[in-house]
Context: one part of a larger RNA
RNA sequence: ACGAACGCUGGCGGCGUGCUUAACACAUGCAAGUCGAACGAGAUCCAUCGAGUGGCAACACUCGGGAAGAUCGAGUGGCGAACGGGUGCGUAACACGUGAGGAACCCACCCCGAACUCUGGGAUAACAGGCGGAAACGCUUGCUAAUACCGGAUGCCUUCUCCGAGUCGCAUGGCUUGGCGAAGAAAGGUCCGCCGGUUCGGGACGGUCUCGCGGCCUAUCAGCUUGUUGGUGGGGUAACGGCCUACCAAGGCAUCGACGGGUAGCUGGUCUGAGAGGAUGAUCAGCCACACUGGGACUGAGACACGGCCCAGACUCCUACGGGAGGCAGCAGUGGGGAAUCUUGCCCAAUGGGCGCAAGCCUGAGGCAGCAACGCCGCGUGCGGGAAGAAGGCCCUCGGGUUGUAAACCGCUUUCAGCAGGAACGAAAUUGACGGUACCUGCAGAAGAAGGUGCGGCCAACUACGUGCCAGCAGCCGCGGUGACACGUAGGCACCAAGCGUUGUCC
Numbered sequence: 001a002c003g004a005a006c007g008c009u010g011g012c013g014g015c016g017u018g019c020u021u022a023a024c025a026c027a028u029g030c031a032a033g034u035c036g037a038a039c040g041a042g043a044u045c046c047a048u049c050g051a052g053u054g055g056c057a058a059c060a061c062u063c064g065g066g067a068a069g070a071u072c073g074a075g076u077g078g079c080g081a082a083c084g085g086g087u088g089c090g091u092a093a094c095a096c097g098u099g100a101g102g103a104a105c106c107c108a109c110c111c112c113g114a115a116c117u118c119u120g121g122g123a124u125a126a127c128a129g130g131c132g133g134a135a136a137c138g139c140u141u142g143c144u145a146a147u148a149c150c151g152g153a154u155g156c157c158u159u160c161u162c163c164g165a166g167u168c169g170c171a172u173g174g175c176u177u178g179g180c181g182a183a184g185a186a187a188g189g190u191c192c193g194c195c196g197g198u199u200c201g202g203g204a205c206g207g208u209c210u211c212g213c214g215g216c217c218u219a220u221c222a223g224c225u226u227g228u229u230g231g232u233g234g235g236g237u238a239a240c241g242g243c244c245u246a247c248c249a250a251g252g253c254a255u256c257g258a259c260g261g262g263u264a265g266c267u268g269g270u271c272u273g274a275g276a277g278g279a280u281g282a283u284c285a286g287c288c289a290c291a292c293u294g295g296g297a298c299u300g301a302g303a304c305a306c307g308g309c310c311c312a313g314a315c316u317c318c319u320a321c322g323g324g325a326g327g328c329a330g331c332a333g334u335g336g337g338g339a340a341u342c343u344u345g346c347c348c349a350a351u352g353g354g355c356g357c358a359a360g361c362c363u364g365a366g367g368c369a370g371c372a373a374c375g376c377c378g379c380g381u382g383c384g385g386g387a388a389g390a391a392g393g394c395c396c397u398c399g400g401g402u403u404g405u406a407a408a409c410c411g412c413u414u415u416c417a418g419c420a421g422g423a424a425c426g427a428a429a430u431u432g433a434c435g436g437u438a439c440c441u442g443c444a445g446a447a448g449a450a451g452g453u454g455c456g457g458c459c460a461a462c463u464a465c466g467u468g469c470c471a472g473c474a475g476c477c478g479c480g481g482u483g484a485c486a487c488g489u490a491g492g493c494a495c496c497a498a499g500c501g502u503u504g505u506c507c
Base pairs, nucleotide, nucleotide: 001505002504004503005502006501007500008499011379012378013377014376015375016374017372018371019337024335025334026333028332029331030330033079034078035077038076039075042072043071044070045069049064050063051062052061053060054059086290087289088288096214097213098212099211100210101209102208105207106206110203111202112201113200114199115198116197117196118152119151120150121149127142128141129140130139131138132137157184158183159182160181162179163178164177165176166175167174168173188195189194216262217261218260223253224252225251228250229249230248231247232246233245234244235243265287266286267285268284269280270279271278272277292313293312294311295310296309315326316325317324318323343369345368346367347366351365352363353362354361355360382412383411384410385409392403393402394401395400416448418443419442420441421440422439426434451496452495453494454493455492456477457476458475462491463490464489465488466487472479473478
């Protein structure tokens, strides 16, 4: 010093922190949706209206139908779901840190600039009919829409082949520019304000690749390597590259430690120390890796994808035995393991994110509250007076000493807690979970609030009794065998204090 634990004890507040072990298994709920201003169909509500009943009438009730509009859930479609949140398994690696490079690269949404948004077509879900299945789910026939899908046109422009010109560079080569040819776009909605669509150029954000340097142990690991090292052709990628493949050559690495083994996420930092250094990597922040185990791709601007898909495996569950379903290292919570680590809470009010023109919806991110002396900090448990000094306790040379101004008693105060009244900031506006909270005011009454460890030396603080190498103490030295300042108890004293000790670990 600590993410601590254990023993005894425990009044309050603020701010933090809280499975270090089994990346063990998980009941239940929630954690990613949103858009009707992309689309069709449907359901519900509803004015005028029609019919009926009652009524003289106004009108009331019931039924039908139903424009515009509103709401709702499913489906097609779009965007998001690759963020946010968790964990540390793996990884000794360009994984991380730092500094460079990409004349070898990508980038949805956003911003800036330029040009355009023409003309056609065929389907399909939903829905309806039929059928299969225990279920999960599926098959078939028929209908329909789009900002879904597919042709054609145009080409500011982009890409490519070929032929040139200028200019620049460390090489491959880059940039600018001229000509012929080839290929390549689009989508509408609307509340008429706008919101969108396509192509190209630039920016921003983010990503990707390469390299220098840096940071563990082990030589009781000394040789390692065949896609291995290089080349050519091809494939693949956003892109370079043995990344992959065919052929050719025989290389490449290593005592400046290759290869192997062990351990480990890395960093900003944190702890310690005068520093150098040593140790460490909880919380917070950046990067990486993983998502039951192993493998794989699909979609997409982006994934080889925690709450997507497929295959295999282990496990759990359902089953009509044919077949299916699942993945908390998200937030709570359960069992288990363990010395040990919390509520199945409230709210989207704020901050931020997704979708939407917006209203808004979603958000266990987040903001708060709860539990725990786990830590740090602050506060309180009263203050003044009060005897040559009560009682009791302990000691005693029996004179006394000590506890001790301590108590009683007298006076005073009221922090915190309690009760009552008022009451925020956080939000510019409608909007406050926290919360009738913080805070302010008033009221009552010393009232509700002290323990733990130690006292042989190191080390601050001593006597009595009990025990008798017993019972026991102990960090080291060492105490105890009849006067124990060292064991146990009591009184006294010392230290720290809502804590005090012990254990563990690091400096």
The part of an RNA shown here (small-subunit ribosomal RNA, 5' domain) has 507 nucleotides and comes from an uncultured bacterium. It matches the Rfam family "Bacterial small subunit ribosomal RNA". The full RNA is in RNAcentral, with records from ENA and SILVA.